[in-house]
Molecule: transfer RNA
Organism: Terriglobales bacterium
RNA sequence: GUGGCUGUAGCUCAAUGGGCAGAGCAGGGGAUUUGUAAUCCCCAGGUUGUCGGUUCGAGGCCGACCAGCCACCCCA
Numbered sequence: 001g002u003g004g005c006u007g008u009a010g011c012u013c014a015a016u017g018g019g020c021a022g023a024g025c026a027g028g029g030g031a032u033u034u035g036u037a038a039u040c041c042c043c044a045g046g047u048u049g050u051c052g053g054u055u056c057g058a059g060g061c062c063g064a065c066c067a068g069c070c071a072c073c074c075c076a
Base pairs, nucleotide, nucleotide: 001072002071003070004069005068006067007066010025011024012023013022019056027043028042029041030040031039049065050064051063052062053061
């Protein structure tokens, strides 16, 4: 350099062939307990990598770019 995959909450990941952005863990509060752990209930946390485009509507489609991973290209 070329091709492919991935990028969503602090972390790990969902979200049909475009139609309400969610779960688990972590965090905060409460219940329970003499107290802790465990368990249960509640709460908070998001510019969906960036910038554009298509669309009534984009996490999902199109283009460019950025980052990570993989393969190829390169040798006698």